[in-house]
Molecule: SAM riboswitch aptamer (S box leader)
Organism: Chloroflexota bacterium
RNA sequence: CUCUUAUCCAGAGCGGCAGAGGGAACGGCCCCGCGAAGCUGCGGCAACCACUUGAAGAGACACAGGCAAAACUAGUCUGUUCAAGAACGGUGCCAAUUCCGACAGGUUUUCUGGAAGAUGAGAG
Numbered sequence: 001c002u003c004u005u006a007u008c009c010a011g012a013g014c015g016g017c018a019g020a021g022g023g024a025a026c027g028g029c030c031c032c033g034c035g036a037a038g039c040u041g042c043g044g045c046a047a048c049c050a051c052u053u054g055a056a057g058a059g060a061c062a063c064a065g066g067c068a069a070a071a072c073u074a075g076u077c078u079g080u081u082c083a084a085g086a087a088c089g090g091u092g093c094c095a096a097u098u099c100c101g102a103c104a105g106g107u108u109u110u111c112u113g114g115a116a117g118a119u120g121a122g123a124g
Stems, first nucleotide, its partner, number of pairs: 001124008013042005021031003026101003043094003048090002051085006063079005098116001103113003
């Protein structure tokens, strides 16, 4: 960088350095010298992965991984989904719904879907 998939109306900020921008892009509307971006210290939120417990399901052989024992064979557990927990680890996040809109459909000012984007997990 590309692909697949899940989520995106909840939640959570102070200090130091720095010194003019920032909210992806376009149009708005906002934030900002009462200090933007960035870097950094500490703190926090959340619970995607990993972890623990329980339930259900799948499972011919096989395959992959863990454990134990053995000379070899034979063993056992896990692989999926749901619920709950925990917060040590890997990420992420801590103005405004992804700040709002944009495209399509229905409607009469809102709803649904999509695109784009962000983040996680997996693959290339």